[in-house]
Molecule: Glycine riboswitch aptamer
Organism: Novosphingobium sp.
RNA sequence: AUGAGACACUCUGGAAAGCGGGCGGCCGGACCGUCCCACCGAAGGGGUAAUCCCGUGGCGAAUGCCAUGGGCCAAGCUCUCAGGUUUCCCGACAGAGGGGGCGCG
Numbered sequence: 001a002u003g004a005g006a007c008a009c010u011c012u013g014g015a016a017a018g019c020g021g022g023c024g025g026c027c028g029g030a031c032c033g034u035c036c037c038a039c040c041g042a043a044g045g046g047g048u049a050a051u052c053c054c055g056u057g058g059c060g061a062a063u064g065c066c067a068u069g070g071g072c073c074a075a076g077c078u079c080u081c082a083g084g085u086u087u088c089c090c091g092a093c094a095g096a097g098g099g100g101g102c103g104c105g
Base pairs, nucleotide, nucleotide: 007099009097010096011095012094013093018037020036021035022034023033024032025031038085039084040083044081045079046078047077052071053070054069055068056067057066058065059064
């Protein structure tokens, strides 16, 4: 110098589950608040395996092996706290665009 990449930004796509009932908000409403019942999992969050590490005990000449307790530890798994259940918004994740610190090659 260059390459890929962490990461953030912009645009695009993006599932699931009640247009549930009561009360109030001037009337009405797919709007707002609240209560009750029934549901969803893909904002966020909680939980979790092997491997690995440590301690203890046993076997072995030894590298180690077995058992057990503890620790770190993932999710499209699980929980359903939060959020959501016509439209809109949000939305894990994916594609595109221009960027891209530190470290590495």